[in-house]
Molecule: small-subunit ribosomal RNA
Organism: uncultured bacterium
RNA sequence: GAUGAACGCUGGCGGCGUGGAUAAGGCAUGCAAGUCGAACGAUCCGUCUUCGGACGGAGAGUGGCAAACGGGGUAGUAACACGUGGGUAUGCACCGUGCACACUGGAAUAACUCGGGGAAACUCGGGCUAAUACCAGAUGGUUCCCGCAAGGGUAAAGGUUUUCGCUUCUGCGGAUUCCGGUGCAUGAGCGGCCUGCGGGCUAUCAGCUUGUUGGUAGGGUAAAAGCCUACCAAGGCUAUGACGGCUAGGGGAGGUGAGAGCCUGACCCCCACCACUGGGACUGAGACACGGCCCAGACACCUACGGGUGGCUGCAGUCGAGAAUCUUCCACAAUGGGCGAAAGCCUGAUGGAGCGACGCCGCGUGAUCGAAGAAGUCCUUCGGGAUGUAAAGAUCUUUUAUAGGGGAAGAAGGUUGUCUUUUGGCAAUUUGACAUCACCCUAGGAAUAAGGGGUUGCUAAACUCGUGCCAGCAGCAGCGGUAAUACGAGUGCCCCAAGCGUUAUCCGGAUUUACUGGGCGUAAAGGGUCCGUAGGGGGUUUUGUUAGCCUCGCUUUAAAGCUCUGUGCUCAACACAGAAAAUGGGCGAGGAACGGCAAAACUAGAGGAUGCGAGAGGUCGACGGAACUCUGGGUGUAGGGGUGAAAUCCGUUGAUAUCCAGAGGAACACCAAAGGCGAAGGCAGUCGGCUGGCGCAUUCCUGACCCUGAGGGACGAAAGCGUGGGUAGCGAAAAGGAUUAGAUACCCUUGUAGUCCACGCCCUAAACGAUGUUCUCCAGUCUUUCGAAGUAUCGACCCUUUGAGAGGCGAAGCUAACGCGUUAAGAGAACCGCCUGGGAAGUACGGCCGCAAGGCUAAAACUCAAAGGAAUAGACGGGGACUUGCACAAGCGGUGGAGCGUGUGGUUUAAUUCGACGAUAAGCGAAGAACCUCACCAGGGCUUGAAAUUCCAGUGGAAAGUCCGAUGAAAGUUGGACCUUCUCACAAGGACCGCUGGGACAGGUGCUGCAUGGCUGUCGUCAGUUCGUGGCGUGAGCUGUUCCCUUAAGUGGGGUAACGAACGCAACCCUCAUUGUCUGUUAGAUAUGUCAGACGAGACUGCCCUGCUACAGCGGGGAGGAAGGUGAGGAUGACGCCAAGUCAGCAUGGCCCUUUGAUGCCCUGGGCAACACACGCGCUACAAUGGUCAGUACAAUGGGUUGCCAAGCCGCGAGGCGGAGCUAAUCCCAUCAAAGCUGGCCUCAGUUCGGAUUGGAGUCUGCAAUUCGACUCCAUGAAGUCGGAAUCGCUAGUAAUCGCGGAUCAGAACGCCGCGGUGAAUACGUUCUCAAGUCUUGUACUCACCGCCCGUCAACUCAAGGGAGCUGGGAGUAGCCGAAGU
Repeated sequence: GAUGAACGCUGGCGGCGUGGAUAAGGCAUGCAAGUCGAACGAUCCGUCUUCGGACGGAGAGUGGCAAACGGGGUAGUAACACGUGGGUAUGCACCGUGCACACUGGAAUAACUCGGGGAAACUCGGGCUAAUACCAGAUGGUUCCCGCAAGGGUAAAGGUUUUCGCUUCUGCGGAUUCCGGUGCAUGAGCGGCCUGCGGGCUAUCAGCUUGUUGGUAGGGUAAAAGCCUACCAAGGCUAUGACGGCUAGGGGAGGUGAGAGCCUGACCCCCACCACUGGGACUGAGACACGGCCCAGACACCUACGGGUGGCUGCAGUCGAGAAUCUUCCACAAUGGGCGAAAGCCUGAUGGAGCGACGCCGCGUGAUCGAAGAAGUCCUUCGGGAUGUAAAGAUCUUUUAUAGGGGAAGAAGGUUGUCUUUUGGCAAUUUGACAUCACCCUAGGAAUAAGGGGUUGCUAAACUCGUGCCAGCAGCAGCGGUAAUACGAGUGCCCCAAGCGUUAUCCGGAUUUACUGGGCGUAAAGGGUCCGUAGGGGGUUUUGUUAGCCUCGCUUUAAAGCUCUGUGCUCAACACAGAAAAUGGGCGAGGAACGGCAAAACUAGAGGAUGCGAGAGGUCGACGGAACUCUGGGUGUAGGGGUGAAAUCCGUUGAUAUCCAGAGGAACACCAAAGGCGAAGGCAGUCGGCUGGCGCAUUCCUGACCCUGAGGGACGAAAGCGUGGGUAGCGAAAAGGAUUAGAUACCCUUGUAGUCCACGCCCUAAACGAUGUUCUCCAGUCUUUCGAAGUAUCGACCCUUUGAGAGGCGAAGCUAACGCGUUAAGAGAACCGCCUGGGAAGUACGGCCGCAAGGCUAAAACUCAAAGGAAUAGACGGGGACUUGCACAAGCGGUGGAGCGUGUGGUUUAAUUCGACGAUAAGCGAAGAACCUCACCAGGGCUUGAAAUUCCAGUGGAAAGUCCGAUGAAAGUUGGACCUUCUCACAAGGACCGCUGGGACAGGUGCUGCAUGGCUGUCGUCAGUUCGUGGCGUGAGCUGUUCCCUUAAGUGGGGUAACGAACGCAACCCUCAUUGUCUGUUAGAUAUGUCAGACGAGACUGCCCUGCUACAGCGGGGAGGAAGGUGAGGAUGACGCCAAGUCAGCAUGGCCCUUUGAUGCCCUGGGCAACACACGCGCUACAAUGGUCAGUACAAUGGGUUGCCAAGCCGCGAGGCGGAGCUAAUCCCAUCAAAGCUGGCCUCAGUUCGGAUUGGAGUCUGCAAUUCGACUCCAUGAAGUCGGAAUCGCUAGUAAUCGCGGAUCAGAACGCCGCGGUGAAUACGUUCUCAAGUCUUGUACUCACCGCCCGUCAACUCAAGGGAGCUGGGAGUAGCCGAAGU
């Protein structure tokens, strides 16, 4: 885009079309084929009557014509059925033309009447009668038949009109008109038959055929013919697809498409076929007959049960089945058909109307104006925006619908009259179903008229709410798990519009079956290889010819349709007229380039000859040495063998090892190579026999002999099979030993088939170059094998040229890329094979082959939305290379065991508030929970609220606040006392402040860190991460950033299709170490200095020597210096990763709670402190490098006015009294220290170690130490004797060890943050563990190895195959019975 459509929602009008696609299933009812009185007889009725009859009409019958057309359907048919082009052995009623004829007789029969049978349908018998019915005879030609001929035989019908005559009044005869009859010939048209060519699927249908193929004779037909019969012969068809199976009416045409094609065969036209199913003939010009007959069958109906009747696939209509398809309408007015002389009759053909948006076409549902833009609704960043000129309102119009009025064409003809030579002319009259038509006019009034689908991308059009992997959507991708532009709704928007969507089907897009117009190295696809049949293709020259090819003419290809032009309906759809075109076929004429054929010739293809040559080419036979195993013997002794390590195993009956001799089988080291040969499979010791192919040279011969190759034939590794042999080694199966969770494996010890030979099968493979065979053409270069020629040489090698092979790299070109590239995957030619998404499946079924195993050929159902190729960036690897890190190693000290402190899990609880969970949670948020904090629990209270902004009303200038009292656990409630604003002042009003009530609002440590900001952890202070321009690539992307050297460093240098740049590194900043200058309170008796601060100096591999090297730099040494190669430490944390952490620090979107039992606020008490357990981080120890007592020495950082607190005094002590000094280099903490040093005691023990726990007595802080503080004194004196598996920190002023200060803080550190004192050991090195970086490699991973993924099993479902069998259908062979009919 399309449809004979259907379904969903919706629906105003008209025109033109179209409408049972399924059950060729069954049908009630009505109608669809009759007509002729001018063929015939009789009967009846009407009118008139001169009563004789005349005229008109009706039903039935005889007879004639029609009924074979028209109408319907598509069941069957793969066929001369159809289409197209030819042919002829043939026929024809009606129609046209011509010629001839039409004579004489006869016997019946229906109707009718009488009688009989039957329920009916119908029928029997007797009698009468007519004809254009029937029969006989005559005549008969150029008819036909018989016949050689002669000759013989063969037809008919009359009726009507007008008129004349006769007449028994009924008819007869003549003439005439028209209609008929018979014969023959012919025309037109319509048939019959034959035939070339054309168009479905299937080879998993390969052979078919006996009237079959032909002949002769006969029969038969309108007519040729095995059409039929008899006899004779044995033919006929088939790979160019016979025979069989399945499907199907064919064509003109229709749909789509640029075309070629592909699909279809409704309506209309042509042809065929069918008519309940099957068979059959009759009649007839024509039938094997839709509305005829006979028989059989099924079905249905009637019946008196004896017997009958019927055939909608005609028009309507009905049932059924179905997703689904109309009125039991009007008319013969027109067109056409039948009959008739005609009028006319008949006509469900046809013309019309009705129903259905089923389709196409046309029209309308109003038009113009109308706000910076009403209301409503929706959204909002709250400013506004959208709906939207849309509405309202104003003005106008009236198509359509409604009502009224007017009003064609479709009509030609018929009849009557008249004229006339005529088929005619003229006049009058008459004929319309549609139709209340079309069309025109008038009337009123915007009045009667809009929906459907979509809105994530493809694909035009988005926002809000609801929902929360639910409900649902979906053509594909995919949406939905609390912020859904995807579900549902609303609003807006988009597309079409009386329709819009959905479903089904066809074409297109799809060059996705490729003729136009594809492919086959790796995506699907080259047959395992060769030979060769049919077929296809084919060198040079000449002549002839021509079915191919080209040109011209004639003819045909029906009409309709398509196209163009025009015309008619108001336009269009539609209809009509004309033109044109296309394609195919036939006939004729011409051409001869190409192709074919025929003939002749040629040598460039091909083959042969001659001469050389190489080779694991094949086959048969003989021979050889090494190794191995076995046997015998010798020597010899305890092991051997095997593995990652072992064991099974062998060995004292003597192994292994070693020597000698012998036997056996299999395979052939070195040569040996990217080497050679062969069609492929494949081929390797040496020699010989037989034999195939190949190359080079010579240019002698043949003369296109060639290429390919469906079927076919041969060969065809390994394994396997059969028969017979052979068997050393190896070695499926098997056995044992190991390994392992297991180990039907990998490893080991054995070991049977087999491997070997002969003969016969099998016939596959990653049979691979994953690359069919042959020929031609198109840059090179290097290597190699085998020839030839030249030069050179004594000769050979080398070198040059040339041919045939085998390889590497590469121009052009090709390719999706990888890659290929004269050995093509390049450019061409010929032929063959093969492919068409993945799986199912190279499977099932069938067939062929095979002894079997199995092979060859080869599907479908079902299922998936992919499967796949090449390349890219990552990530990963029990891949590789290089490098780094307290990563390991080397060391020192710890943790893990004990007690205690602290945090966490768990458990418990009214509550034990919450968060944090490997590294990167757990002395973390918390730099400090008795109340408070506080978020948790119990209870008591408040509700515009504890705090904020603001409005209204009332009230007051003190309600408030302070003090005292009552009550209460407190909050609170309540009484009393004190206090009594400003302006203006008389009051009122105003300002300010407060209370009460009400309203906007507050409040929330409630939820979401997966909606967020900010901040933070981690990789990691690791050296990385990117960009611009350029270049390369189809592209993703790459390059730069790779490489070499170097560095702590992507640090620097060199090189380089890159050149530069950014964030990181480094440096700039701070502290410490040296020093100069200046200033300086304090300390100090002063000076100087220490000290403090500010500003400077200094370090840069800068200098020298040496080694490596390259200009970067590195190693060693030195000078100078306080310091030397980054001097030490800090701050500083790239792009990013972990949806890492935090909504409870803060901020913040959304959601939730809150006028009453709050998730808000206040208060009392409790809890965060629980305790069978488990874990993390610490402290103190286990002691003698120690403890204790006494004496004695040396710091730094800091802090202090609600504070630090001196002296002095009191207390054993915590502390108290006291109050000096200090807002601090001044005073105080603080004599500041401790470890240390000196001396005494303790002497290895649960202790003079260790200090938990507990009792008693106290101190301090605080409203308050019970739950639940710290400290002091006395007493008590637990575990613990150095810690399992495992694990942590540290590389120098570090670890270890010792004390001191500070923040928080009323009080409450074994934690944290700082400070100084004493002060080590070790690092060979990078194999391993962990982590990181760079390059590279593989990948089926990309949520990225914590990945991906395979198989079995379970439940349920689906499909297919097999299956003892069972059942239905189709086709057939043989035989029996046998209707109608010929």